[in-house]
RNA sequence: GGGGAUGUAGCUCAGUGGUAGAGCGCUUGCCUUGCAAGCAAGAGGUCCCGGGUUCGAUUCUCGGCAUCUCCA
Numbered sequence: 001g002g003g004g005a006u007g008u009a010g011c012u013c014a015g016u017g018g019u020a021g022a023g024c025g026c027u028u029g030c031c032u033u034g035c036a037a038g039c040a041a042g043a044g045g046u047c048c049c050g051g052g053u054u055c056g057a058u059u060c061u062c063g064g065c066a067u068c069u070c071c072a
Stems, first nucleotide, its partner, number of pairs: 001071007010024004018055001026042005048064005
């Protein structure tokens, strides 16, 4: 320098155009002598950034950025 992949909650990841979700973690309550486990409830999001298409974009498209990887 060129090709490919990935970017969504604190972490690991779903989500192929119509209100953003799960597990773990966190908080509160119940339970217990207490802790853990269990049960119930809750908080937490600029969907990497900026354009385009569309009535509507996390999703399609273009450019950029970051990380990983292959070639040279």